[in-house]
This record gives sequence, C1' cells and structure tokens, in this order.
RNA sequence: GUUUCACAAAGGCAAACUACAUCGAAAGGGUAGGGCGCAAAGCCAUGGGUCUAAGGCAUUGUUAUGUGCUAUGAUCGCCAGGCUGCAGAG
Repeated sequence: GUUUCACAAAGGCAAACUACAUCGAAAGGGUAGGGCGCAAAGCCAUGGGUCUAAGGCAUUGUUAUGUGCUAUGAUCGCCAGGCUGCAGAG
C1' cells in the first nucleotide's frame, strides 16, 4: 500500500418505543431517554427503489377541506456507486 472479517483490544453508532410550550403540509428530521442491531448503521441524494403531495395540473358535483397525477420534499439503518476511517490477521 492492498485485501479480508476468524480471534481479540480500545472504542463508535443507535431500531422500535417514550417525552418535547421541537421543525415540517406530510413523509420525515432534531434533542433527551432507550437498545433492535450494525465492520463503515461515518459522510455524499450521483443512478435506481420506496415514502409524502405543500404547490401545480386535471377531474367530480355526493361542496367532501372529494378523487387522480406530479418532487422541487424525504429516506444513506433499501440497493448500487463515490469519498474517508480504528484494530487484528493474511
């Protein structure tokens, strides 16, 4: 330098759920608690997938805050890709 995750060591992150006179239209995010799990469950929305539909467009006439379509919104703990990283071993 590179590959890899058997055995360790030091550690790291934090699912569901709960609280918030927290953000948001929502999806979802944040903080605190909590640990399901994770060798990148560190970072990046680049390509897909999935979620939401404020706004926009269309439609209905049962005027219901209706129905359908649509990310510019979200998700990296959905997959792929890119960048970075601890220790051991080969």
Background:
Predicted 3D model of a 90-nucleotide RNA (c-di-GMP-I riboswitch aptamer) from an uncultured Peptococcaceae bacterium. It was read from a public genome assembly, where an Rfam model found it. It matches the Rfam family "c-di-GMP-I riboswitch aptamer". About the family: GEMM was predicted in a large-scale screen for bacterial structured RNA regulatory elements. Its family is annotated with cyclic-di-GMP binding in the Gene Ontology.